[in-house]
RNA sequence: AUCGGACUCGGGGAAGAGUCCCCGUCCCACGCCAACAGCGCGGGGCAGGGCACCGAAGGGGCAAGCCGUUGGCGUGUGCAACGCGCGGCGAAUCUCUCAGGUCUCCAAGACCCCGGGUCUCUC
Numbered sequence: 001a002u003c004g005g006a007c008u009c010g011g012g013g014a015a016g017a018g019u020c021c022c023c024g025u026c027c028c029a030c031g032c033c034a035a036c037a038g039c040g041c042g043g044g045g046c047a048g049g050g051c052a053c054c055g056a057a058g059g060g061g062c063a064a065g066c067c068g069u070u071g072g073c074g075u076g077u078g079c080a081a082c083g084c085g086c087g088g089c090g091a092a093u094c095u096c097u098c099a100g101g102u103c104u105c106c107a108a109g110a111c112c113c114c115g116g117g118u119c120u121c122u123c
Stems, first nucleotide, its partner, number of pairs: 001122001004120010018051001020050003024046005030040003052102003058098001059096003065089005072084004
């Protein structure tokens, strides 16, 4: 210093799944009431619970393959070798749905692009 790799910061893009039920609370409108309060009915906001659902924070699982195993079994003259069994390593956008998310927005968001930083490989 170039290519590649890992991590990280900033900016941008980025999907899926509830206009369900119960309950509490607040606000608004209408009616009853002389009025307050209260009651009835409707709408909206917030919180909680239940059920349903999604997969793209994170997390878990595994195929081929590779390695080991005679202190497991079989073939085998054999301690060779091979096969089976067992164990380990082993990927995801697959799968699980723990976590997270789905009732507006915001937030989150794998992955991609742009810009910067650190480390590393090679010369």

The prediction has a mean pLDDT of 77. A computed fold for a 123-nucleotide RNA from a Chloroflexota bacterium, annotated as Glycine riboswitch aptamer. The sequence is in RNAcentral, with records from Ribocentre. It matches the Rfam family "Glycine riboswitch aptamer". Its family is annotated with glycine biosynthetic process in the Gene Ontology.